This is a predicted structure of a 479-nucleotide part of an RNA (small-subunit ribosomal RNA, 3' major domain) from a metagenome. It matches the Rfam family "Bacterial small subunit ribosomal RNA". Its family is annotated with structural constituent of ribosome and ribosome in the Gene Ontology. The prediction has a mean pLDDT of 81.
[in-house]
Context: one part of a larger RNA
């Protein structure tokens, strides 16, 4: 100087308690992971920081595994070679198919994998040889330097102390006195207001015209032609700064409180995010040292496996019902995709679905009816009109192909669950719950991912007792 301590202090955080709210752990299912099995069940990732992870939803491709079967050597030497090299073929046999091989025979004609070197390719090995990239500590507040002083020197000082903040933020004090990265500022979303600007977008007003009710007075709709008040879009600006008051505090820094404001004290929410640490994760995204394989660990094809199954675990769905099943009926988003693409409407079909077919490269047309929700009427506490696994049947749909191993439909069948031991997870607001949209992958295929809105809380405004983190100290048989 750092570690380390079941020493001290101080200060913090829903990957911490504490108040609470929903879960996980039970059952069935998908999904990953281990183990067993297997010809292969490719490999990777194993405490937070592996396990719906490797954008990894694998019929074939993908593909690295396995079984069979074929194929490839640039360049340079040497054997061989018009007494025919390399190549190609009808047919037969062989085979999953196949001049691949073999039999016959025949077409062309100048080179030459038969050995030697030496290359091509390798998702072969090494993440402990690497570069790039992420994760993580770290939803942390640190990490440094220049002079200068202090020490023989390793090094200290600064960076400490007292307050204070989210913060090594800032304020006073100090042998320090600047200063740099990081925090902050910034940068995008969203929240208020203005200006501009109006088609595809809106409709307060006008007016035209169709059309529904009518108590004949008038109500509502829709279309078009003004219009740009309103609403959306999308460019520019405005505005929040502890700027004002109070009251504590040193008249600081800052705190508490309260006008006024759409917004208050970092405005919410993101994005960026040090010096390092962890031989941390990726040579199987690419790049790359060495090493190793070269007619096979290269390269094509068929089939097949990654989809097994006594069993343990991790994420998630679906539930165990009346806050609810189911039948009819009524209404409201938003974001996002769309040309081998969305696919209106019309017909057939019980449905999935098909036949056709307008518009649309999108503020225009189309996915696209949002679901929980609110009405009514039924079930009446039962393993049920709860729950749907399993299975059997029959139908579509994508694709060369649906056995192994795909996704929807109808009808049948109707399993375990009656609320989950010890344990453990998340979350403080439009947040958690709960409810459905859409995207991504994508030929078909979400119970995963990302994103989106609707419906919308309960409990804290504390604490350092668990878990840990950050300063400071203090001891050390530790470097």
């Nucleotide at each position: 100087u750092g570690g380390c301590g079941g020493g001290g202090g101080a200060a913090c955080a829903c990957a911490a308690c504490a108040a609470g709210g929903g879960g996980u752990g039970u059952a069935u299912c998908g999904u990953g992971c281990g183990g067993u099995u297997u010809a292969a069940u490719u490999a990777g990732a194993u405490c937070c920081a592996a396990c719906a992870c490797u954008g990894g939803a694998a019929a074939u491709c993908u593909c690295a595994c396995c079984a069979g079967g074929a194929g490839c050597g640039a360049c340079a030497g040497c054997a061989g070679g018009a007494u025919g090299a390399a190549g190609g073929u009808c047919a037969g046999u062989u085979u999953g198919a196949a001049g691949a091989g073999c039999u016959u025979a025949c077409c062309u004609a100048a080179c030459g994998c038969g050995c030697u070197g030496a290359g091509c390719g390798g998702a072969g090995g090494u993440g402990c040889a690497u570069g790039g990239c992420c994760g993580u500590c770290g939803u942390c507040a640190g990490c440094u330097c220049g002079u200068g002083c202090u020490g023989u020197a390793a090094a200290g000082u600064g960076u400490c102390c007292u307050g204070u903040u989210a913060a090594g933020u800032c304020a006073g004090g100090u042998a320090a006195c600047g200063a740099g990265c990081g925090a902050g500022a910034c940068c995008c979303a969203c929240g208020u207001c203005c200006u501009u600007a109006u088609u595809u977008g809106c409709u307060a007003c006008u007016a035209a015209u169709c059309u529904u009710c009518u108590g004949c007075g008038g109500a509502g709709g829709g279309u078009u032609a003004g219009g740009c008040a309103c609403a959306a879009u999308a460019a520019g600006g405005a505005g929040a700064c502890u700027g004002c008051c109070u009251c504590g505090g040193g008249c600081a820094a800052c705190g508490a409180g309260g006008a006024g404001g759409a917004a208050g004290g970092u405005g919410u929410g993101g994005g960026c995010a040090a010096c390092g640490g962890u031989a941390g994760g990726u040579c199987c995204g690419u790049a790359u040292g060495c090493c190793c394989c070269u007619a096979a660990u290269c390269c094509c094809c068929u089939g097949g496996g990654c989809u097994a199954c006594a069993c343990g675990c991790g994420c998630g769905a679906u539930u165990c019902a009346a806050u609810g099943g189911u039948a009819g009926g009524a209404a409201c988003a938003a974001a996002g995709g769309g040309c081998u693409g969305c696919g209106a409407c019309u017909c057939c079909g019980a449905a999935a679905g098909g036949a056709g077919a307008a518009g649309c490269a999108a503020a225009u047309c189309c996915c696209c009816c949002a679901a929980a929700u609110c009405c009514u009427a039924u079930c009446c506490u039962g393993g049920u009109c709860u729950g749907g696994a399993u299975c059997g049947a029959g139908g579509g749909u994508u694709g060369g192909a649906a056995c192994c191993c795909a996704c929807c439909c109808u009808c049948g069948u109707g399993a375990a669950a009656u609320c989950g031991a010890a344990a453990u997870c998340c979350c403080u607001a439009g947040u958690a719950a709960u409810c459905g949209c859409a995207u991504u992958u994508c030929a078909u295929g979400a119970a995963g991912u990302u994103g989106c809105g609707a419906u919308g809380a309960a409990u804290g405004u504390g604490u350092c007792c668990c878990u840990g983190u950050u300063c400071c100290u203090u001891g050390c048989a530790c470097a």